This is a predicted structure of a 365-nucleotide RNA (Bacterial RNase P class A) from a Chitinophagales bacterium. The coordinates come from a structure-prediction model, not an experiment, and the mean pLDDT is 77. RNAcentral records the identical sequence in 4 taxa.
[in-house]
C1' cells in the first nucleotide's frame, strides 16, 4: 500500500417565510413575546423491570424456569472477565464461533447395512468324531472376538510372552473414566503421583439432582358527571353464615346481609388524573485488566389523544459523474424508517463517513 475479520461512533446542520401541539410569563379576547418538539434503531414484542391493583398473608401438590466460574447491574436468557471440550482461518501463540449438572439411579431409542447393535461366531482359524472319490472336500460337536466383511460407531490402542489356535490370559507403555493425596488459583481448572475400572452414543427422549417463581397489565389503575324501567323471572341465604376475592387444584385468610347468584332485557360509553425530573443526561477525578461504581460541577432537551413535531426557497456538509489540474466550475443524488407509561437488553433494516484492534501479501528505510 492489499486482502480478510472483529468492534465501536456519526447519519444531517443553517437562514428566510407560512403553519401546527405543548410550556412559561404578560393581557382579557380569541392576542402578544419566549423556549421547546419523533430514532439508532422508535420497528419486532423476543426477554428482564419500574410502576398500578388484587391484598395485610401462608403450605403443600402440579406446572414452569434455570444448569462450566467468579464478577457487575435494579434485573434478566443481557454485559465483562477467565476455564474445558470442539470447529474454522496461513495458525500449538492469536481471532472469531458452538457446547459445558448427571448415562456408574432407572427406563427407553440407535434407521439401512450387517450373522449380530451387547447374552455378538457371517467369512476365516484351532481341536475332535464320522463320511467319501483321501496332501482334499464335507456333515456334527466344541474352543476362539487376534484377522476380514457390514457400518456413524462392533467390546480401548501398540509391542512381546504365552496358547491347539486366541483372548488384558501375563507383562511394558499409552489412552478413557471415577476416585484419593500434594502443590498452583477465590473458584471452575491445571500439573504431577497412586490406584480401581471397562462397548459406544442420546437427556433439544422420559427420568435424576440442585436452585428458583404470586397473577394481571396503560385497553393496569383511581377519580368526577351524566343516564337507565323503584326493571323481569328462577335459585340460595340473614352470623350454626349463602356468596365473593386471592394464577391452576386441595387446604387456608380476608370480606360477607335493605345480601348474593343465574338468566333475561333497557341505558351510558363523556371528562380529569395516570403522562414524563428520571435504576436521568454530559464534563472531570479517584478505584478497578474490564463491565461498572463513588464523589464533584453543569443541565432539563415531545407529551399528542384519531393522534401536532411541517411545506416552500437559498446555502453548507457528504457522495456519484463530467470538464479542469488549481483551493475551482456545472449536473445529479443523500439509506433505514416516525414516539403513545417509562427504563435496561436482545434480534432484524440500514445510502455514506470515519475511528480502533488483529493477522497475511508486497514495497521502501
Nucleotide at each position: 500500500a492489499u486482502c480478510g475479520c472483529a468492534g465501536g461512533u456519526c447519519g444531517g446542520c443553517u437562514c428566510a417565510u407560512u403553519g401546527u401541539u405543548c410550556c412559561g410569563c404578560c393581557a382579557u379576547u380569541u392576542g402578544g413575546c419566549g423556549g421547546a418538539a419523533a430514532g439508532g434503531a422508535a420497528a419486532g414484542u423476543c426477554c428482564g423491570g419500574g410502576c398500578a391493583a388484587c391484598a395485610c398473608a401462608u403450605a403443600g401438590c402440579a406446572g414452569c424456569u434455570a444448569u462450566c466460574u467468579g464478577g457487575u447491574u435494579a434485573a434478566u436468557g443481557a454485559c465483562c472477565a477467565g476455564u474445558u471440550c470442539c470447529c474454522g482461518a496461513a495458525a500449538u501463540a492469536u481471532c472469531g464461533g458452538g457446547a459445558g449438572g448427571g448415562a456408574a439411579a432407572g427406563u427407553g431409542c440407535u434407521a439401512c447395512a450387517g450373522a449380530a447393535a451387547a447374552u455378538a461366531a457371517c467369512u476365516a482359524u484351532c481341536c475332535u468324531g464320522g463320511u467319501a472319490a483321501u496332501u482334499u472336500a464335507u456333515c456334527g460337536g466344541g474352543a476362539c472376538a487376534a484377522a476380514g466383511g457390514u457400518g456413524a460407531a462392533a467390546a480401548c490402542g501398540u509391542g512381546a510372552g504365552g496358547u491347539a489356535a486366541g483372548a488384558g490370559c501375563u507383562c511394558a507403555c499409552g489412552g478413557c473414566a471415577c476416585a484419593a493425596c500434594u502443590u498452583g488459583g477465590u473458584g471452575a481448572c491445571a500439573a504431577a503421583u497412586u490406584g480401581u475400572g471397562a462397548g459406544a452414543g442420546u437427556a433439544a427422549a422420559c427420568c435424576c439432582a440442585u436452585a428458583g417463581c404470586g397473577u394481571u397489565g396503560c385497553a393496569a389503575u383511581g377519580c368526577c358527571a351524566a343516564a337507565u324501567a323503584a326493571g323481569c323471572g328462577g335459585g340460595a341465604g340473614c352470623u350454626u353464615g349463602a356468596g365473593a376475592a386471592c394464577a391452576g387444584c386441595u387446604a387456608g385468610u380476608u370480606c360477607g346481609a335493605u345480601u348474593u347468584u343465574c338468566g333475561u332485557g333497557g341505558g351510558u360509553a363523556g371528562g380529569c388524573a395516570g403522562c414524563u425530573a428520571g435504576a436521568u443526561u454530559u464534563u472531570g477525578a479517584u478505584a478497578g485488566u474490564a463491565a461498572u461504581a463513588u464523589c464533584a460541577a453543569a443541565g432539563c432537551g415531545a407529551g399528542a389523544u384519531a393522534a401536532a413535531u411541517a411545506a416552500u426557497g437559498g446555502g453548507c456538509a457528504u457522495c456519484c459523474c463530467g470538464a479542469g489540474u488549481a483551493u475551482u466550475c456545472a449536473g445529479g443524488a443523500u439509506a433505514c424508517a416516525g414516539a403513545a407509561c417509562c427504563c435496561g437488553g436482545c434480534u432484524u433494516a440500514u445510502a455514506g463517513a470515519c475511528c480502533u484492534g488483529c493477522a497475511u501479501u508486497u514495497u521502501u528505510u
About this RNA: Rfam family: Bacterial RNase P class A. It is annotated as a ribozyme. Gene Ontology terms of the family: tRNA processing, dimeric ribonuclease P complex and ribonuclease P activity. The RNAcentral record of the sequence draws on ENA. Lineage of the source: Bacteria > Pseudomonadati > Bacteroidota > Chitinophagia > Chitinophagales. Of the family's consensus pairs, 94% are formed in the model.